The RNA shown here (Glycine riboswitch aptamer) has 88 nucleotides. It matches the Rfam family "Glycine riboswitch aptamer". Rfam links the family to the GO term glycine biosynthetic process. The sequence was found by an Rfam model in a public genome assembly. Model confidence (mean pLDDT): 76 of 100.
RNA sequence: GGAGGGGACUCUGGAGAAUCUCUUAAAUGAGUGCCGAAGGUGUAAGGCGAAAGCUGAAUCUCUCAGGCAAAAGGAUAGAGUAUAAAAC
Numbered sequence: 001g002g003a004g005g006g007g008a009c010u011c012u013g014g015a016g017a018a019u020c021u022c023u024u025a026a027a028u029g030a031g032u033g034c035c036g037a038a039g040g041u042g043u044a045a046g047g048c049g050a051a052a053g054c055u056g057a058a059u060c061u062c063u064c065a066g067g068c069a070a071a072a073g074g075a076u077a078g079a080g081u082a083u084a085a086a087a088c
Stems, first nucleotide, its partner, number of pairs: 001088001006083001008081006018032001020031003033068003039064001040062001042060001046055003
C1' cells in the first nucleotide's frame, strides 16, 4: 500500500396479525382471539466421546419477550461514508 469480507454510522425500501370486548373523562388496567422479522428457547447433518452425553444453522420451531389503525419499532436488502485488522 491493501476488500466485493468484519463491525460502526447515514440514506432508501421493508412483511404478518382485533382501530376486538369490558372498564375509564382519557389513559392505565382486565379478557379473548391472533402474528413472527428486534431479542431469546429448541435442533438436522456434521464434530467430540467407550457410553451417558456435549457441541451444533435458519426466514424452521416455541411464542418467554415483543407486536396486531397510523406513528414508532423492525429481520433483512441496496447505496454511501469513514474506520480497524488479516492474507498478500